This is a predicted structure of a 90-nucleotide RNA (c-di-GMP-I riboswitch aptamer) from an Alphaproteobacteria bacterium. It was read from a public genome assembly, where an Rfam model found it. The coordinates come from a structure-prediction model, not an experiment, and the mean pLDDT is 84. It matches the Rfam family "c-di-GMP-I riboswitch aptamer". Gene Ontology term of the family: cyclic-di-GMP binding.
[in-house]
RNA sequence: UCCACGAAAAGGCAAACCGCCGGCGACGGCGGGACGCAAAGCCACCGGCCUGUCCCCAAGGCACUAGGGACAGGCGGCGGGGUCACCGAA
Numbered sequence: 001u002c003c004a005c006g007a008a009a010a011g012g013c014a015a016a017c018c019g020c021c022g023g024c025g026a027c028g029g030c031g032g033g034a035c036g037c038a039a040a041g042c043c044a045c046c047g048g049c050c051u052g053u054c055c056c057c058a059a060g061g062c063a064c065u066a067g068g069g070a071c072a073g074g075c076g077g078c079g080g081g082g083u084c085a086c087c088g089a090a
Stems, first nucleotide, its partner, number of pairs: 005088002012037002017032006035077001041083003045080003048075009
């Protein structure tokens, strides 16, 4: 120095919940707050979950749930992948 690894210290992030704001919604932003986190930094590429609208199911008419599909979205604190990075004991 590089790869792996995660003791210590410094520094960092911030779940639930609460307030304000945005969104039809999933959820997001800011502030408070800490359950946790060694990538809980970043990227929706793969899988997963969730939301909205429409379609199938569906029959003479109307139509809910479950299930399937299309499109548009959300979650990176669900798993994988990609990428960049702080510290330095074993």